[in-house]
Context: one part of a larger RNA
Molecule: large-subunit ribosomal RNA, domain III
Organism: Hydrogenophilales bacterium 28-61-23
RNA sequence: GAGUAGCGAUAAAACGGGUGAAAGUCCCGUUCGCCGGAAGCCCAAGGUUUCCUGCGCAACGUUCAUCGGCGCAGGGUGAGUCGGCCCCUAAGGCGAGGCUGAGAAGCGUAGUCGAUGGGAAACAGGUUAAUAUUCCUGUACCGCUCUUCAAUGCGAUGGGGGGACGGAGAAAGGUAGGCCAGCCGGGUGUUGGAAGUCCCGGUUUAAGCGUGUAGGCGUGCCCUCUAGGCAAAUCCGGAGGGCUUAGCUGAGGCGUGAUGACGAGGUCCCAUGUGGACUGAAGUGGUUGAUCCUAAGCUUCCAAGAAAAGCCUCUAAGCUUCAGUUGAAGAGUGACCGUACCGCAAACCGACACAGGUGGGCAGGGUGAGAAUCCUAAGGCGCUU
Numbered sequence: 001g002a003g004u005a006g007c008g009a010u011a012a013a014a015c016g017g018g019u020g021a022a023a024g025u026c027c028c029g030u031u032c033g034c035c036g037g038a039a040g041c042c043c044a045a046g047g048u049u050u051c052c053u054g055c056g057c058a059a060c061g062u063u064c065a066u067c068g069g070c071g072c073a074g075g076g077u078g079a080g081u082c083g084g085c086c087c088c089u090a091a092g093g094c095g096a097g098g099c100u101g102a103g104a105a106g107c108g109u110a111g112u113c114g115a116u117g118g119g120a121a122a123c124a125g126g127u128u129a130a131u132a133u134u135c136c137u138g139u140a141c142c143g144c145u146c147u148u149c150a151a152u153g154c155g156a157u158g159g160g161g162g163g164a165c166g167g168a169g170a171a172a173g174g175u176a177g178g179c180c181a182g183c184c185g186g187g188u189g190u191u192g193g194a195a196g197u198c199c200c201g202g203u204u205u206a207a208g209c210g211u212g213u214a215g216g217c218g219u220g221c222c223c224u225c226u227a228g229g230c231a232a233a234u235c236c237g238g239a240g241g242g243c244u245u246a247g248c249u250g251a252g253g254c255g256u257g258a259u260g261a262c263g264a265g266g267u268c269c270c271a272u273g274u275g276g277a278c279u280g281a282a283g284u285g286g287u288u289g290a291u292c293c294u295a296a297g298c299u300u301c302c303a304a305g306a307a308a309a310g311c312c313u314c315u316a317a318g319c320u321u322c323a324g325u326u327g328a329a330g331a332g333u334g335a336c337c338g339u340a341c342c343g344c345a346a347a348c349c350g351a352c353a354c355a356g357g358u359g360g361g362c363a364g365g366g367u368g369a370g371a372a373u374c375c376u377a378a379g380g381c382g383c384u385u
Stems, first nucleotide, its partner, number of pairs: 013031006032382004040362004046342002050340001051075006060068002080141002082338003086119003092113003098107003122139005142334011153319002158314004166301004172294003177288005183202001185199001188196001203261002208256004215249003220243007228236002262283001265279005270273001302305001348357002364376003
């Protein structure tokens, strides 16, 4: 220079009370304003303790600070079922032998890794200052091992099936959700109207079993033969004959789960906190209705739309009083890693508490074709002078 520019979206504050040395800024309350396909909620990536509590205010915070994502200390992340690990493979990587190269090394077979994909199984309620599909309560389910009983041709790294897949379009049946009414509880001034007016709440999972529906696919079984499936096959494929319309899949609903839990409110207590204990009414029907489910369905089109394992089945070697397999019951077992918190942001990427950037899911009401617009619920904020 200069107490100058600036104090980072013009969404907005006001008052009362509290704490305190000190309050426009912290806490509580009552109003006001803003977002509401987000400025709400839940995941992934990334961050790595920022989470909660107590104490504190030098520095950090574009002002203040009793406050804080700041300093110090203590505490906090609980899993057979969520995700990973695990089994399987894709692009791609590595790569025994091998080929090439002067070499370093490059390529690549068998293999072995590699998820962003395939593969077993859990829901509801409650609870903490801070975790919960993890703890607790209730009700379930899956895999493996062993034992007992019963039955019995078992057996793979091989064969077959399956897994198993594109775009677009249309219609149907449902459900979530919404709305209305009934019912329940509470309050109600004036008055012509009290059988009225206004306010709040009104639910319930998975699994199991049972039912096996709307719908979709579709012949199924037996016998004989069989140049294919690198060997074999009773399996798959092919041919013939006979009897037949079986069978598979499948939302949702109903019953049960549930004499439970939740639930407006009420009572009591410490007397004040987002408190604790107890108790607890109604909990029905109609209508609307998805972009969700049936559905990896159906129709249609040409550009013809992963693989492998788990799973089912077939035999080979082999074993066949064993072992093994199947069914039922019972017992046992299920390790390790992640789990706090932020997560369209003051905690990630941008040197900053930066008007930038950041993948997925959820999607209330009124208006409306609509996820537009405007207003609003739940919820969250008023953007640190």